[in-house]
C1' cells in the first nucleotide's frame, strides 16, 4: 500500500422481548493535507435606479473554468554546459519625491590624481621682420587611473596639442516601413549620432476587476416554571364573522321591601379557561445526489471539455473512525540462491459543501 478476520465505538435500517440509554442481525463510517484560512464560488438573510468621489485587488499574450490572485500553452528577460529551473514582467520622454556611505562630481553633472598647452603669456636660444627651447600663467581635455550599486552608449580604427560620435565599421538604443504570428512578439529593409541614469512590493498615470455578512447564515414547529391581564352558565338581536351593545334566564352572598308566594338593588371569590410572558427553552429542517467519484471512447499540444457505463461514499452532537493478529506486496540486511530476519511509518484529523494556493509530513 492491497485483502481479511476478531474485540472495541459511532450513525442508519430490520428484527426481538425481559421495554432499556436494553439485546440480535445488516450496512456505512476521515484526508492528501479534513490543516493555515490566504484567495475564488455555490448557499443564505441584509442593501441596491443611473452614474461619479473615496478605498481595496488584479497588472507580458492566448486559452481554460462557474469564478479566481489558480491551471494550461506560448512570448520576453534572467540563471544553468544541457535537461530545465526562476520573475508583482504595465507606464520612468505627465508630474512629485528619493538615490545612504565613498566620491571632484548622483541628473539640465563633474576635474582628485591626470593628458594637453595648438592659441595667448612668461623665460632662454639661434637670429633684421622669423624660427626653436622651457615653464605650467591663462586656457583646453574627458582617454587612461581613482570612487561607487550605478558616471552621461560600448569595442575597434582614424582623428587630435591633447581629446571627443568629431568621422567611420560592427554591437546596443530610438523612430518608420514589409512580412510572419489572433496576440505578446519575432525576422528583414531602411533612416537618425544618441536624445530620454536608475526606483512605481514611492506616491502617481493607464486599463480591467470589486455592496455587506456569514450554516451562531437562514427556514418551520413551539413548550413549562414564576409573575401579570381578562372572563359570574347559558341564549337571542343588530348582524354572515370577530368586537361592542341591548333583551331574556340560571347560581351564589348581602341589602331593601313583602301581602311571605315573591319583587327590586348591589357584588362575584377560590378553582378553571384564555391571553401575556416568548416566537424564550427546545426540536426538526438548511445537511450532503455533487461544478460528484471510478472506468472507457472522442476532440484538444495541454489546462480542459463532451459522450457512455457504472457507483452512492461518514455526517453530529462537545463531537464515533480505535486495538491486535493473518496472507500478498514494498523497502532494508544477511544468504548455500532454497530463503532466513527486521520494518511498514510521519503529518495530522471531517462539523454548510467546493475550486485553488500555501504550510507540515521515510
Nucleotide at each position: 500500500g492491497a485483502g481479511g478476520a476478531u474485540c472495541g465505538c459511532g450513525g442508519c435500517g430490520c428484527u426481538c422481548c425481559u421495554u432499556g440509554a436494553g439485546g440480535g442481525c445488516g450496512u456505512c463510517g476521515a484526508g492528501g493535507a479534513a490543516a493555515g484560512u490566504c484567495c475564488g464560488a455555490g448557499c443564505u438573510c441584509c442593501g441596491c435606479a443611473g452614474g461619479g468621489c473615496a478605498g481595496g485587488g488584479u497588472g507580458c499574450c492566448g486559452g481554460c473554468u462557474a469564478a479566481c490572485g489558480g491551471c494550461c500553452g506560448g512570448g520576453c528577460g534572467u540563471c544553468g554546459c544541457a535537461a530545465g529551473g526562476c520573475g508583482a514582467c504595465g507606464g520612468a520622454a505627465a508630474g512629485u519625491g528619493c538615490c545612504a556611505c565613498a566620491g571632484a562630481g548622483a541628473a539640465c553633472a563633474g576635474a582628485c590624481c591626470g593628458c594637453c598647452g595648438a592659441u595667448g603669456g612668461c623665460u632662454c636660444c639661434c637670429g633684421c621682420c622669423g624660427g626653436g627651447a622651457g615653464c605650467a600663467c591663462a586656457g583646453g581635455c574627458a582617454a587612461g587611473g581613482g570612487u561607487g550599486a550605478a558616471a552621461c552608449g560600448g569595442u575597434g580604427c582614424g582623428g587630435u596639442a591633447a581629446g571627443a560620435g568629431c568621422g567611420c565599421a560592427c554591437c546596443g538604443c530610438c523612430c518608420c516601413g514589409c512580412c510572419g504570428g489572433c496576440a505578446a512578439c519575432g525576422u528583414c529593409g531602411g533612416g537618425g549620432g544618441c536624445a530620454g541614469g536608475g526606483c512605481a512590493a514611492a506616491c502617481c498615470c493607464c486599463a480591467c476587476c470589486c455592496g455587506g455578512a456569514g450554516c451562531a447564515a437562514g427556514g418551520c414547529c413551539g413548550a413549562a416554571c414564576a409573575g401579570g391581564a381578562a372572563c359570574g352558565a347559558g341564549g337571542c338581536g343588530c348582524u354572515g364573522c370577530c368586537c361592542g351593545c341591548g333583551c331574556c334566564g340560571c347560581g351564589a352572598a348581602g341589602g331593601a321591601u313583602u301581602c311571605c308566594g315573591g319583587u327590586c338593588c348591589u357584588u362575584c371569590a377560590c378553582a378553571g379557561u384564555u391571553c401575556c410572558g416568548g416566537g424564550u427553552a427546545g426540536g426538526c429542517c438548511g445537511c450532503a445526489c455533487g461544478a460528484g467519484g471510478c472506468c472507457g471512447g472522442u476532440g484538444g499540444c495541454a489546462a480542459c471539455a463532451u459522450c457512455g457505463g457504472u457507483c452512492c461514499c461518514a455526517g453530529a452532537g462537545a463531537a464515533a473512525u480505535g486495538a491486535u493478529c493473518c496472507u500478498c506486496g514494498g523497502c532494508c540486511c544477511g544468504u548455500u540462491c532454497g530463503c532466513g530476519g527486521g520494518c511498514u511509518g510521519a503529518c495530522a484529523g471531517a462539523a454548510c459543501u467546493c475550486g485553488g494556493c500555501u504550510u507540515a509530513u521515510u
About this RNA
The RNA shown here (Bacterial RNase P class A) has 362 nucleotides and comes from uncultured Longimicrobium sp. Its mean pLDDT, the model's own confidence on a scale to 100, is 76. NCBI's taxonomy places the organism under Bacteria, Pseudomonadati, Longimicrobiales, Longimicrobiaceae, Longimicrobium.